[in-house]
RNA sequence: GAGUCUGUGGUGUAAAGGAAGCACAUUAGACUGAAAAUCUAAAGGUGCAGGUUCAAUUCCUGUCAGGUUCC
Numbered sequence: 001g002a003g004u005c006u007g008u009g010g011u012g013u014a015a016a017g018g019a020a021g022c023a024c025a026u027u028a029g030a031c032u033g034a035a036a037a038u039c040u041a042a043a044g045g046u047g048c049a050g051g052u053u054c055a056a057u058u059c060c061u062g063u064c065a066g067g068u069u070c071c
Stems, first nucleotide, its partner, number of pairs: 001070007010024004018054001026042005047063005
């Protein structure tokens, strides 16, 4: 330099055009003499910039970061 894959809450992962879910973690409440466990609730996310579309995590272009292959 070229090809290819990946990028989603704090962490790990779903959703593949129709308003983003799960687990763990965190916070608050309940329970307890107090903690733990358990139960309930809450907060928290699409790498970045454009484009297509009524509508984009999803499709297209560029770019950034990481993995991998070739040179």
Model confidence (mean pLDDT): 83 of 100. Predicted 3D model of a 71-nucleotide RNA (transfer RNA) from Chironomus riparius. Taxonomically the source falls in Chironomus (Eukaryota, Bilateria, Neoptera, Eumetabola). Its Rfam family is "tRNA". Its family is annotated with triplet codon-amino acid adaptor activity in the Gene Ontology. The RNAcentral record of the sequence draws on Rfam.